[in-house]
RNA sequence: GGGGCGUUAGCUCAGUUGAUAGAGCACCGCGUUUGCAACGCGGGGGUCACCAGUUUGAGUCUGGUACGCUCCA
Numbered sequence: 001g002g003g004g005c006g007u008u009a010g011c012u013c014a015g016u017u018g019a020u021a022g023a024g025c026a027c028c029g030c031g032u033u034u035g036c037a038a039c040g041c042g043g044g045g046g047u048c049a050c051c052a053g054u055u056u057g058a059g060u061c062u063g064g065u066a067c068g069c070u071c072c073a
Base pairs, nucleotide, nucleotide: 001072002071003070004069005068006067007066010025011024012023013022019056027043028042029041030040031039049065050064051063052062053061
């Protein structure tokens, strides 16, 4: 220098053919316990890496940028 993949909640990751952004764990509250853990119920938390474009509508499609992983040279 070139190719491929990835970037979504604090962490690990889903999100199908473009149509209301989700799960598990973690966190907070309540119940249960003498107390803790475990368990049950409820709750908070998101500019979907960034900038543009297409579209009635973009996490999803297109271009560019950044960062990470990987392959080639």

Record summary: Predicted 3D model of a 73-nucleotide RNA (transfer RNA) from a soil metagenome. RNAcentral holds the sequence, with entries from MGnify. Rfam family: tRNA. It is annotated as a transfer RNA.